[in-house]
Annotation: This is a predicted structure of a 326-nucleotide part of an RNA (large-subunit ribosomal RNA, domain IV) from Picea glauca. The full RNA is in RNAcentral, with records from SILVA. The organism belongs to Picea, within Eukaryota.
Context: one part of a larger RNA
RNA sequence: CUCUCUCUAAGGAAGUCGGCAAAAUAGCCCCGUAACUUUGGGAGAAGGGGAGCCUCCUCAGGAGGUCAUAGUGACCAGGCCCGGGUGACUGUUUACCAAAUACACAUGUCUCCGCAAAGUUGUAAGACCAUAUAUGGGGGAUGACGCCUGCCCAGUGCCGAAAGGUUAAGGAAGUUGGUGACUUGAUGAUGGGGAAGCCCGUGACCGAAGCCCCGGUGAACGGCGACCGUAACUAUAAUGGUCCUAAGGUAGCUAAAUUCCUUGUCGGGUAAGUUCCACCACACGAAAGGCGUAACAAUCUAGGCACUGUCUCGGAGAGAGACUCG
Numbered sequence: 001c002u003c004u005c006u007c008u009a010a011g012g013a014a015g016u017c018g019g020c021a022a023a024a025u026a027g028c029c030c031c032g033u034a035a036c037u038u039u040g041g042g043a044g045a046a047g048g049g050g051a052g053c054c055u056c057c058u059c060a061g062g063a064g065g066u067c068a069u070a071g072u073g074a075c076c077a078g079g080c081c082c083g084g085g086u087g088a089c090u091g092u093u094u095a096c097c098a099a100a101u102a103c104a105c106a107u108g109u110c111u112c113c114g115c116a117a118a119g120u121u122g123u124a125a126g127a128c129c130a131u132a133u134a135u136g137g138g139g140g141a142u143g144a145c146g147c148c149u150g151c152c153c154a155g156u157g158c159c160g161a162a163a164g165g166u167u168a169a170g171g172a173a174g175u176u177g178g179u180g181a182c183u184u185g186a187u188g189a190u191g192g193g194g195a196a197g198c199c200c201g202u203g204a205c206c207g208a209a210g211c212c213c214c215g216g217u218g219a220a221c222g223g224c225g226a227c228c229g230u231a232a233c234u235a236u237a238a239u240g241g242u243c244c245u246a247a248g249g250u251a252g253c254u255a256a257a258u259u260c261c262u263u264g265u266c267g268g269g270u271a272a273g274u275u276c277c278a279c280c281a282c283a284c285g286a287a288a289g290g291c292g293u294a295a296c297a298a299u300c301u302a303g304g305c306a307c308u309g310u311c312u313c314g315g316a317g318a319g320a321g322a323c324u325c326g
Stems, first nucleotide, its partner, number of pairs: 001321008010312002014310001019307001028050004036041001038144001052066006067071001079305003083301003086297002091103002109140005119128003145292004150224003155221002157217004164212003170206002174202002177199003182193003225243005252284001264280001267277002
């Protein structure tokens, strides 16, 4: 010097990104216990008191006495309070760097499916769903509970309707051409013509869904304006005008896990606060849910009490290494 421990005057987080680590608390009995609340909780809230041994008594208790610095005498054995964010909760997860605000969840909701179900799987037979049957099963997003969930169907998707337009394979009257017995030509020519059949094309017309068209649908994918004026200080604009749009962001919330300017402004807390709490406006914004919320959390974050070698700032000690010899 390293590791694992013990103690440390005075101070007590001044250390540090951050009380990380350590210290402190601790079991049992009694008293006592706030805000808030879904009335269950919160709660072991918080905060106090007691305890050994001996004698006696009306003996799970009480009274008296007595010793110690100390009686849960060792071991074992919650630290607590206050504010905020997020997620309701118990649960699940990256076996071996992430346990979380991620996933799941109960609830509400949309959609498909009448059973030889929908959906999934397999080329198929078949299998799962299910020895189930709509209070059932599959899929999607949301995520307890409370208050709510606004406007837009123009685009995309889905559903419905079937009048019209368009439209495939296929069918098909007709038809150009080829071949062709035969015929013509001079018994020639790679000449001319050519029935039936066959063949290659072409083809009026018939021809479904789909698409176009029409309507519906947002807890479907999604979207939710701009400019110019106006009130008797100023400022602002209840109000007016114009343009555009399918409709122009409603309630609520807001420098937020979302705010660039920004350490926004004011207030609180500190002697001093880029964090924190509260408030005001741009951005957010309503089941990719909005806003609240008791309880819960090895969650994130601000403050306080207690406590301490985290520190001022070091020191002392124990054991094991290191070092020397073997």